A computed fold for a 1507-nucleotide RNA from Candidatus Roizmanbacteria bacterium RIFCSPLOWO2_02_FULL_36_11, annotated as small-subunit ribosomal RNA. Its Rfam family is "Bacterial small subunit ribosomal RNA". Gene Ontology terms of the family: ribosome and structural constituent of ribosome. The sequence is in RNAcentral, with records from ENA and SILVA. The coordinates come from a structure-prediction model, not an experiment, and the mean pLDDT is 80.

C1' cells in the first nucleotide's frame, strides 16, 4: 500500500489515453481582515549612471599642518588631520554557475609535499654600511600621469660574527633504509611601549631548529547522463634512460631509445549537464525527477592569454597584453569593469527599498581605546509558501418581507437565516505602563604564580515607545472562489436551438439542455480559490522487488562455433564472494525518538538512536569460486549383430505422355465455351498406323509412411560420402548446455556468362464477356521454367510455439529397433503374444490459459542461456551507414496525427454457403389486371383557392357510412371585438325574455319605431336571482410540433414463437432448460437427456353453422302439423376391429372395415404473445410545451375542395352465340329496414313519378314483384353487326332556400373507342374460384361502378418442392451491430499541417597545414641596468581544403487530417476469380497475371486415425 473512465449490441482479455493525491523559488484571473515564521531574476555570465561595500597601524619611521596648555624664547606636553616609507591584512568574508563528463564532485585508502597569523619546546637576538619615498628645485603634459636634480628615517635593504640544531656531503651498517660515527661547506635576528630621574621589571615584536592545530597541494580505486544512425582511438602518444623544473611525484619539460597504450565491461566523437550532504514523491526498492533557500567542495569575475608580488593567487572592488564595447579628450592620448549592497535599463509569464545600524554575531589592523565592516542584525514591500486567529456568541416563528420554484393558490426553499433582546471584544480607535536581547568596555578596590577571580561605580541598543501588558469605546470595517452529466460531493427555472459556447477524459448542444448562458438553489475549500505549467505517484505502462513472446506487440529462416554466462558426484585443502563480531569512518544542518522555549501552531534549542554506504581486524566453512586428487550417471569413442531410408555428390540407364518432322492412309471438318468468337483445316487438318529426334518430368508403389539442421528430398543402377536409432561388451573420465559478434547453407522470384528449350508461360497480340473489362473464360505466345559457373539471402522460411536438461495419469495407431514365450521350417526363416527403446499422429487426467485451446512431441512444474516486444498510424518510410552488377537487403527514427487499434468468444443479423421444414410461394388449373371508355383516388400541373392529412408491401373508391349552401378547415369580399359558448370580480343601468313594423344592406348586420310582461325577502334602506354596457381574470384557436404524449390502428403474423422461477455449465457477456430423434397446423406430443417445474402464446373454452332429441308455439296454414321460430340437450374421442411401416413405444402416418348427419382441427367466425417498424394518427378525442389575442378567434355572401397537356392505382362495362333482343313459364330465396318513416289496393302519366290513403312501431303491414342468373318459344347470323354503349342534343320527373359552377332519375334521339390486350403482374384450393341478382348504413337529395352483408347456380388442378418469394429451425463463415440499402480500398479533384529531398545560400562549434605574432616565460649572445639583438614557445589575425551540425530556399515525390465531390468496387459471405506471403512484369485506380509458399478459405466427396 483503494482505484475510476474509455475500444463492444454486450463479455473476457491486451493495450494506450485521461482523472482523482501529493509537492513547486512559480505565473495568471477573481477576491482578500490580522499576525508570527521563512522566502523573493528560473530568461540576458546582457548593458549600467550614483552611493557605498578593506582597510587598519604614530606602541616601526622621518618630515609636516591644526588646536589647546606651560614657557620671554627655543623648546616640551596634550589632542587631532591628511601625504609617503614600513607593517598585517586586500587569497577570508561577499556574488554567480558560464564552462566543466572529469586537472571536478562524492566515498575511501595513499606518499614524494608546503604552511603567515595561532599554541608547546629549545636556544639566540652582536655590530656595521650604502640608499630611498615624502620634502625642495626645475622640466613636458589638455588631462591620466611622467621625468631629471638635491636632503633625510627606519622593525625597509645591505654586509660581516656566531650556530644546540636544520640543509649538503663523507664513512660504516643495510637487500634497501633507518639509527650510528666522522670531516669539510652553507643559513640568523629589529626593534618599540608603559611606567621611572635612571638601571630595571613587565608587555608587544625579531631570529634558528623541532613538535601540534588547522590550512593546502598531489596521487590511487570504486560510484553516479545519453549517444553505436560515433568503432576504431592515440606520437609526449605508452614505457625506459639521463638532464631539467617544482614546495613535492610525475612525460610536468627536453634528447635518445623501445613500439607500446586504450577499447564491444564501450575507446575516440557528439548532445546535455557544476557536484554533494540534501529535497520532492514513493508501502517500499539497486525507485523516479530535483540540485531554489541553509551547508561542504569545484569553477568564474566583459571575452581570451599572462605572469609578478606572497605563506597562500596565476588574484571579483591589483598589474600587463590583444579582442569587444563604453567614456573623457586641446585628437597627441588616457579611462573603465555591479556574476557585491541598494538602484536603473533591457529582455520575460515572473521576482523587492538607491531604508537603518555596527547594538548583537562573525572578520580585518591595533597593546587597547578604537576605526573599518551593504558580512551581519533590524525594518520596508509582495497572500509566493507554511503556520495560527479573526469576520460574532446566546436567545428569536408573525416560520415576516423579498425572490426562487411549483401539482395554481396551495406548498416548499433561502431559514433562526434576517428584524428585535441579551452579551463578548480577538481586531480597530483612544489613553497609559513598558521588555528581553547587555556579554562586554572603561575606572577604582581586594586577591592571585597568573594573561585568572570577586565587588563597587560610571557606560553602550539600529530595532523601538516596537513586542508585551492594562484602562475606556466600539458588533461596528473584515468572505469569497470554484464546482453541481459520469468519474466527483453537488438540481432546477427561464434564454439559446449543431447557432452561441462548453470540454482532463468519456462527450454536450438540430425547441422541452439537471453539460451553453444566466436567476435561484447546493455542494467543496476558505483569506483565499481557481486554473496553466512542471515533477513524482496513480503505470506492475521498462517489471530487482514485480510484465511478457503459439492467435493480442514480440522466437533471428536454419546449423556450427568463438567471447561471455552457467555448469555431474565424493576427498581433502584455501578463504575470493558469503556469514558473523568488532574498529573507523560517512561535517554540521534536515530526517527520525525524547525533553525543552516563544500564549499555540509553524518555527527554534538540547540530548539520544536505528538502519544503510566506504575501509580495516578477527573468526567460521555450509554454499559459490580457487587449487589438488579421485568416480561415473552427463557427454564422447571403439565394437557385436548389425539395421534403416525420396540424406549429399557424379556418372549412366529407362519406358509411358507429348510435341515436332517424315511416309502412309482418309475426309471436312477440327478445337473451344455458360453460349461463342479469335485459331487450325480442301496447299487435305483432326482422328488412325508406321519410322524418327528433342526437351522436361517421373503414373501406379504412395501412407497424419521415411531421411535432413532448415531449404528440402520421390523411375532405375553404380561409385563416392553424411546421418541416426535400437542392441552388446569395453574405453576417456565433466571432455557439458547456450552463444552476442563471426562463419556456413539458405524455396519461388530475380540477375551476370554460356548452353539448351519439348510442355507450361508474365509481359504482349487477339477474341470473347462488359456500362467500361487494362481481368476472371478462349486461341496464340517472349523472357523465364532445364544444365554449368557465380550473384542474389528474401516467404504465412509456420508447429505463426529459440536451445539443451530434469519431473508430472493413462488408453489408443502407424514406423523402425531389441528382447521373452508359442507355434512352424532341415536351416535361413515365417506367424502369433508379451515386455521395452526411438520416431511420428490422435484422444485425454492433473495442471495452464483471456478464451481458443495445450496437454511425457506441454502452451504443465522447475533450471541454464540467447533472441525480440512495450498504443494504432505516419513506416519498415526517411536520413546516414554496410553489403549487392542490379532489383533490393541489412541496420532504423523523427515532427505530425487518432483515442483507439487489437485478441478471443457471445448473442444477433446477413451471405450470389450447407442441411431440414412450411406458405396458393412456385408449378397444374380457373378467372383476372396491364391495352379501350367510363367512375373513382392520387401524383403532377393550375389557381385568389384548388384546405389537411396518408405516400415501399402496410398511401392511393384511404381519413370521407355521401363536399350543390351547411358541412369547411381554403380563397375574396363585407362585417365584429369579454367575443357563437361557460365561470367568476368591480362599476353602473335595468327586470330579463317574447311579439310586431320600416330602413339599409348580398347577407351577416346596424338604425329606428311599437306591443306585451314586471320575480323573491325585507316596513324602508337595501339584498338574492336574472340581464344589458364598461374594464379585467379568462374564452377561443380544424394554429406547430404524432420526433414530447394517451389511447386507438397497421405490419411483420394465426407466424410459433417469447420468457420466467430454482438447478447446473461458464471467469464473463450468455448457455442448458427452448438442443438431439420420431411426429404435428402448431416449442402440438413422445422418447431420450443438467435439467426440472411454469407463465405468455398454439390448442381449448364462447359464437354461428351441419344431424338428432325434449319443450314451447306470437306468426304462417282452414285445422291437424311442420322442412317453420325460440329454448334446452345429446353427437365425434384416433373412440371400436384388422393390416403394415416408424430399431422400441402408450407416439404418429398409411390402408382397410363398421358405425355414423358429420372422420381424422367437420366448415366458418372472435381472439393477435414477447416485441420491431421514432410506422399512422395533435384533423376523431383527449393531452404537455409552444405561438396568435381588433386575431391564426367568431359571423356572412360567392367562389374553392368538381380545374386538366399528362402519369399511376383501384374499379365499372364491354369487346359477343356458353351471346345480345325480346315474349313466356303467376320457376325458385335469404339477409335486412320501416313513423320528419315504409308505403298497399286502386286511377293518371311511354317513364321517371303524381294523385289517392288501407295497413304497419312490425314472424301480422310495407319495402318486395314473378330476384336475377336459370328454363322455353321466336328473331338475330359473325357483321364494328340488332355486340358495345361513351358521347352530345331535345324534352321532363324528383329533392331541396337554391341543382350555373356542381345532384340524380325517366322518355326520345345520338352511337366514340373497343373485335380479349407488350413487358410485367393479381386473386383464389371446396360451397372456394366464376357468375346472377337482393339488402342496408350514411342520407333532403346524390356523384355507390365503393363499402358492408345475404342468399341462388357453382367448377377447374395440385406431379411435387428443383427453382422464385416470404417464414421458421439447426450448423457454418463474417473486418457487420444504424446489423448487406451494412462496412470498405485505392487514384484523381479541393484546402491546411509538419516532415523529407533539392541547384544553391547564411551561419556557428572544432580540427588540419601553412603565414603573420601582443604581454609574458625560457633560451644564447651582450651588458652598469630583464638593456639590447637572436632564437622557441604563444593570446589572436589570416589563407587553403576537407568534414561537421543548424537556419532559409524555386521545385519535387510521398504522409497526415478534413459531415455530404469524381471514377471504380479490390477486401470483409465461397465477397460473388477463395484470401494472404515473397519475388517478377504489367495497368487511370483499387488491382491483374506468372512462380514457389501457407491456411489465419467455404462447401461436398473419398481415404487414414481417434471416441
Nucleotide at each position: 500500500a483503494a482505484g475510476a473512465g474509455u475500444u463492444u449490441g454486450a463479455u473476457c482479455c491486451u493495450g494506450g489515453c485521461u482523472c482523482a493525491g501529493g509537492a513547486u523559488u512559480a505565473a495568471u484571473g477573481c477576491u482578500a481582515g490580522c499576525g508570527g515564521u521563512g522566502u523573493g531574476c528560473c530568461u540576458a555570465a546582457g548593458a549600467u549612471a550614483u552611493g557605498c561595500a578593506a582597510g587598519u597601524c604614530g606602541a616601526a619611521c622621518g618630515a609636516u599642518c591644526c588646536c589647546g596648555g606651560u614657557g620671554c624664547a627655543a623648546a616640551u606636553c596634550g589632542g587631532g588631520g591628511a601625504a609617503g616609507u614600513g607593517g598585517c591584512g586586500g587569497a577570508c568574508g561577499g556574488c554567480u554557475g558560464a564552462g566543466u563528463a572529469a586537472u571536478a564532485c562524492g566515498u575511501a585508502c595513499g606518499a614524494a609535499g608546503u604552511u603567515a597569523c595561532c599554541c608547546u619546546u629549545a636556544c639566540c637576538u652582536c655590530g656595521u654600511g650604502a640608499a630611498u619615498a615624502c620634502c625642495c628645485c626645475c622640466g613636458c603634459g589638455a588631462a591620466a600621469g611622467c621625468g631629471g636634480g638635491g636632503c633625510u628615517a627606519a622593525u625597509a635593504c645591505a654586509c660581516g660574527a656566531u650556530a644546540u640544531u636544520u640543509c649538503c656531503u663523507g664513512c660504516c651498517c643495510u637487500a634497501a633504509a633507518a639509527a650510528g660515527c666522522g670531516u669539510g661547506g652553507a643559513a640568523a635576528a629589529a626593534g618599540g611601549a608603559c611606567a621611572u630621574a635612571a638601571c630595571u621589571u613587565u608587555c608587544c615584536g625579531g631570529g634558528u631548529a623541532a613538535g601540534g592545530a588547522g590550512a593546502u597541494g598531489c596521487g590511487u580505486a570504486c560510484g553516479g547522463a545519453c549517444u553505436a544512425u560515433c568503432a576504431g582511438g592515440u606520437a609526449g602518444u605508452u614505457g625506459g634512460u639521463a638532464g631539467g623544473g617544482u614546495a613535492a611525484c610525475g612525460g610536468c619539460c627536453u634528447a635518445c631509445c623501445a613500439a607500446g597504450c586504450c577499447u564491444a565491461u564501450g575507446a575516440c566523437g557528439g548532445u546535455u549537464a557544476u557536484c554533494c550532504g540534501g529535497c520532492u514523491c514513493g508501502u517500499g526498492a539497486u525507485g523516479a525527477g530535483u540540485g531554489a533557500c541553509c551547508g561542504g567542495a569545484c569553477a568564474g569575475a566583459g571575452g581570451a592569454g599572462c605572469a609578478c608580488u606572497g605563506a597562500g593567487a596565476u588574484a571579483c572592488g591589483g598589474g600587463c597584453u590583444c579582442c569587444a564595447c563604453a567614456c573623457c579628450u586641446a585628437c597627441g592620448g588616457g579611462u573603465g569593469g555591479c556574476a557585491g549592497c541598494a538602484a536603473u535599463c533591457g529582455g520575460g509569464a515572473a521576482u523587492a527599498g538607491u531604508u537603518g545600524g555596527c547594538a548583537a554575531u562573525g572578520g580585518g589592523c591595533g597593546a587597547a581605546a578604537g576605526c573599518c565592516u551593504g558580512a551581519c542584525c533590524a525594518c520596508g514591500c509582495g497572500a509566493c509558501a507554511c503556520c495560527g486567529c479573526g469576520u460574532g456568541u446566546a436567545g428569536g416563528a408573525a416560520g415576516a418581507a423579498g425572490u426562487u420554484c411549483u401539482u395554481a393558490u396551495u406548498g416548499a426553499g433561502c431559514g433562526u437565516a434576517a428584524a428585535c433582546u441579551a452579551c463578548u471584544g480577538u481586531g480597530g480607535u483612544a489613553g497609559g505602563g513598558g521588555a528581553u536581547a547587555a556579554a562586554g568596555u572603561c575606572c577604582c578596590g581586594c586577591u592571585u604564580u597568573a594573561g585568572g577571580g570577586c565587588g563597587g561605580g560610571a557606560u553602550u541598543g539600529a530595532u523601538a515607545g516596537u513586542a508585551c501588558c492594562u484602562u475606556a469605546c466600539u458588533a461596528g470595517a473584515a468572505a469569497g472562489u470554484g464546482a453541481c452529466c459520469g468519474c466527483u460531493a453537488a438540481u432546477u427555472g427561464c434564454g439559446u436551438g449543431c447557432c452561441a459556447g462548453c470540454a482532463g477524459c468519456g462527450g454536450c448542444g438540430g425547441u422541452a439542455a439537471u453539460a451553453c448562458g444566466u436567476g435561484a438553489g447546493u455542494c467543496a475549500c476558505a483569506a483565499g480559490c481557481a486554473u496553466u505549467a512542471u515533477c513524482c505517484g496513480g503505470u506492475g505502462u521498462u517489471a530487482c522487488u514485480g510484465g511478457g513472446c503459439g492467435u493480442a506487440a514480440a522466437g533471428u529462416g536454419u546449423g556450427u562455433g568463438u567471447a561471455g554466462g552457467u555448469g555431474u558426484c565424493c576427498u581433502g585443502u584455501u578463504a575470493a564472494g558469503u556469514u558473523u563480531u568488532u574498529g573507523u569512518u560517512c561535517a554540521a544542518a534536515g530526517a527520525c525518538c525524547u525533553u525543552g522555549g516563544c500564549u499555540u501552531a509553524c518555527c527554534c534549542a538540547a540530548g539520544g538512536a536505528c538502519a544503510g554506504g566506504g575501509c580495516g581486524a578477527a573468526a567460521a566453512a555450509a554454499c559459490u569460486g580457487g587449487c589438488a586428487g579421485g568416480a561415473u550417471u552427463g557427454a564422447g569413442u571403439u565394437u557385436u549383430c548389425u539395421u534403416u531410408a525420396g540424406g549429399g555428390g557424379a556418372a549412366c540407364c529407362g519406358g509411358a505422355a507429348u510435341u515436332u518432322a517424315u511416309g502412309g492412309a482418309g475426309u471436312a471438318g477440327c478445337a473451344g465455351u455458360g453460349a461463342a468468337a479469335u485459331g487450325c483445316g480442301u496447299u487435305g487438318a483432326u482422328a488412325c498406323c508406321a519410322u524418327a529426334a528433342a526437351g522436361a518430368a517421373c503414373a501406379c508403389c504412395a501412407g497424419u509412411g521415411g531421411c535432413g539442421a532448415a531449404g528440402g528430398c520421390g523411375g532405375g543402377u553404380u561409385c563416392c560420402u553424411g546421418a541416426a536409432a535400437g542392441u552388446u561388451a569395453a574405453c576417456u573420465g565433466a571432455c557439458a548446455c547456450u552463444g552476442a559478434g563471426a562463419c556456413a547453407c539458405g524455396a519461388a522470384a530475380g540477375c551476370u556468362a554460356g548452353g539448351g528449350g519439348a510442355g507450361c508461360g508474365a509481359a504482349c497480340c487477339g477474341g470473347a464477356u462488359u456500362a467500361g473489362a487494362g481481368a476472371c473464360c478462349c486461341g496464340g505466345g517472349u523472357a523465364g521454367u532445364c544444365c554449368u559457373a557465380g550473384c542474389u539471402g528474401u516467404a504465412a522460411a509456420c508447429g505463426a510455439u529459440g536451445c539443451u536438461c530434469g519431473c508430472u495419469a493413462g488408453c489408443u495407431g502407424c514406423a523402425u529397433u531389441u528382447c521373452u514365450u508359442g507355434c512352424u521350417u532341415u536351416a535361413u526363416u515365417g506367424c502369433a503374444u508379451g515386455a521395452g527403446g526411438u520416431g511420428u499422429g490422435g484422444c485425454g487426467a492433473a495442471g495452464u490459459c483471456a478464451a481458443c485451446a495445450c496437454a511425457u512431441u506441454a502452451a504443465g512444474c522447475g533450471a541454464g542461456c540467447c533472441g525480440c516486444c512495450u498504443g494504432g498510424g505516419a513506416a519498415g518510410u526517411a536520413c546516414g551507414g554496410u553489403c549487392g552488377c542490379a532489383a533490393g537487403a541489412c541496420u532504423g527514427a523523427a515532427a505530425c496525427u487518432c483515442a483507439a487499434a487489437g485478441g478471443a468468444a457471445u448473442u444477433g443479423g446477413c451471405g450470389g454457403g450447407g442441411a431440414g421444414a412450411c406458405a396458393c410461394c412456385c408449378a397444374a388449373c380457373u378467372a383476372g389486371u396491364g391495352g379501350a371508355u367510363c367512375a373513382u383516388g392520387u401524383g403532377g400541373u393550375u389557381u385568389a383557392a384548388u384546405u389537411c392529412g396518408a405516400u415501399a408491401c402496410g398511401a392511393a373508391c384511404c381519413g370521407a357510412a355521401g363536399a350543390a349552401c351547411c358541412u369547411c378547415a381554403c380563397c375574396a369580399g363585407g362585417g365584429u371585438u369579454c367575443g357563437a359558448c361557460a365561470u367568476g370580480u368591480a362599476a353602473u343601468g335595468g327586470a330579463c325574455a317574447g311579439c310586431c313594423u320600416g330602413a339599409u344592406g348580398a347577407a351577416a348586420g346596424u338604425c329606428a319605431g311599437g306591443c306585451c310582461u314586471u320575480u323573491c325577502c325585507g316596513c324602508a334602506a337595501g339584498g338574492a336571482a336574472c340581464u344589458g354596457u364598461u374594464a379585467c381574470a379568462a374564452a377561443g384557436c380544424u394554429g406547430u410540433u404524432g420526433c414530447a404524449u394517451g389511447g386507438c390502428u397497421g405490419u411483420c403474423g394465426u407466424c410459433a414463437g417469447u420468457u420466467c422461477g430454482u438447478u447446473c455449465c461458464g471467469u464473463g457477456a450468455g448457455g442448458a432448460g427452448u438442443g438431439c430423434c420420431c411426429u404435428u397446423a402448431a416449442g402440438u406430443g413422445g422418447g431420450a437427456c443438467a435439467a426440472c417445474g411454469a407463465a405468455c402464446g398454439c390448442a381449448a373454452c364462447c359464437u354461428u353453422u351441419g344431424u338428432c332429441c325434449u319443450g314451447a308455439g306470437u306468426u304462417a296454414u282452414a285445422u291437424a302439423u311442420g322442412u317453420c321460430u325460440c329454448a334446452g340437450g345429446a353427437g365425434a374421442c384416433u373412440g371400436g376391429u384388422c393390416c403394415g411401416a416408424u430399431a422400441u413405444a402408450u407416439a404418429u402416418c398409411g390402408g382397410a372395415c363398421a358405425g355414423g348427419a358429420a372422420g381424422g382441427a367437420g366448415a366458418a367466425g372472435c381472439a393477435g404473445a414477447c416485441g420491431u417498424c421514432a410506422a399512422g394518427u395533435c384533423a376523431g378525442c383527449a393531452u404537455g410545451a409552444c405561438g396568435c389575442c381588433u386575431a391564426u378567434g367568431c359571423c356572412c355572401u360567392g367562389g374553392g375542395c368538381u380545374a386538366c397537356a399528362c402519369a399511376c392505382a383501384u374499379g365499372a362495362u364491354a369487346c359477343a352465340a356458353u351471346g345480345a333482343g325480346u315474349c313466356g313459364u303467376a320457376a325458385c330465396a335469404a339477409u335486412g329496414g320501416g313513423c320528419u318513416g315504409c308505403c298497399a289496393a286502386u286511377c293518371g302519366g311511354u317513364a321517371a313519378c303524381g294523385a289517392g290513403g288501407a295497413g304497419c312501431a312490425a314472424a301480422u303491414c310495407c319495402c318486395a314483384u314473378c330476384a336475377a342468373a336459370c328454363c322455353g318459344g321466336c328473331u338475330c347470323u359473325c357483321a364494328g353487326u340488332g355486340g358495345g354503349g361513351a358521347u352530345u342534343g331535345a324534352g321532363g320527373u324528383c329533392u331541396g332556400c337554391a341543382a350555373c359552377c356542381c345532384g340524380a332519375c325517366c322518355u326520345c334521339a345520338u352511337g366514340a373507342a373497343c373485335a380479349c390486350g407488350g413487358a410485367a403482374u393479381u386473386a383464389g384450393u371446396a360451397g372456394u374460384a366464376a357468375u346472377c341478382g337482393c339488402g342496408g348504413a350514411u342520407c333532403a337529395g346524390c356523384u355507390a361502378u365503393g363499402c358492408c352483408g345475404c342468399g341462388g347456380u357453382g367448377a377447374a388442378u395440385a406431379c411435387g418442392u428443383u427453382c422464385u418469394u416470404g417464414u421458421c429451425u439447426c450448423u457454418u463463415g463474417c473486418a457487420c451491430a444504424c446489423a448487406c440499402u451494412g462496412c470498405c480500398c485505392g487514384u484523381c479533384a479541393a484546402g491546411c499541417c509538419a516532415a523529407c529531398a533539392a541547384a544553391g545560400u547564411c551561419g556557428g562549434a572544432g580540427g588540419u597545414a601553412c603565414c603573420c605574432g601582443a604581454a609574458u616565460u625560457c633560451u644564447a649572445a651582450u651588458g652598469a641596468a630583464c638593456u639590447u639583438u637572436g632564437g622557441a614557445a604563444g593570446a589572436g589575425g589570416g589563407u587553403a581544403a576537407a568534414a561537421u551540425c543548424g537556419g532559409c530556399g524555386a521545385u519535387g515525390g510521398g504522409g497526415g487530417c478534413u459531415a455530404a465531390g469524381u471514377c471504380g468496387u479490390a477486401a470483409c459471405a465461397a465477397g460473388g476469380u477463395a484470401c494472404c506471403c515473397g519475388u517478377u512484369c504489367u495497368g487511370g485506380a483499387a488491382g491483374g497475371a506468372g512462380u514457389g509458399g501457407g491456411u489465419g478459405a467455404a462447401u461436398c466427396a473419398c481415404c487414414u486415425c481417434c471416441u